[in-house]
This is a predicted structure of a 94-nucleotide RNA (Glycine riboswitch aptamer) from uncultured Nakamurella sp. Its Rfam family is "Glycine riboswitch aptamer". From the family's description: This family represents the bacterial glycine riboswitch.

RNA sequence: CCUCUGGAAAGCAGCCGGCCCGUCCGGCUCGCCGAAGGGGCAAGCGACUGUCGGGACCGGCGGGCGCGAAGCUCUCAGGCACCGAUGACAGAGG
Numbered sequence: 001c002c003u004c005u006g007g008a009a010a011g012c013a014g015c016c017g018g019c020c021c022g023u024c025c026g027g028c029u030c031g032c033c034g035a036a037g038g039g040g041c042a043a044g045c046g047a048c049u050g051u052c053g054g055g056a057c058c059g060g061c062g063g064g065c066g067c068g069a070a071g072c073u074c075u076c077a078g079g080c081a082c083c084g085a086u087g088a089c090a091g092a093g094g
Base pairs, nucleotide, nucleotide: 001094002093003092004091005090006089011030013029014028015027016026017025018024019022031080032079033078037076038074039073040072044067045066046065048063049062050061051060052059053058054057
């Protein structure tokens, strides 16, 4: 990476428009969800720097900087009746 299997949350909201007149599609507004994707960070690590101790490299303390995980967090993207689809992740096979 491919195939099979399992696999959640949250609006049948309001207004406007369209046509094929529908459990439809599109736009806007409000509310809500986190498990496509994306952003954020803890320990830790790295170099730098101030100071102190020994003395050219180590050590103690301090400072900001960079790197830095998730199912945490944000909600940009995505999504929000059932079914279906999507789907992080998990199992099996190639």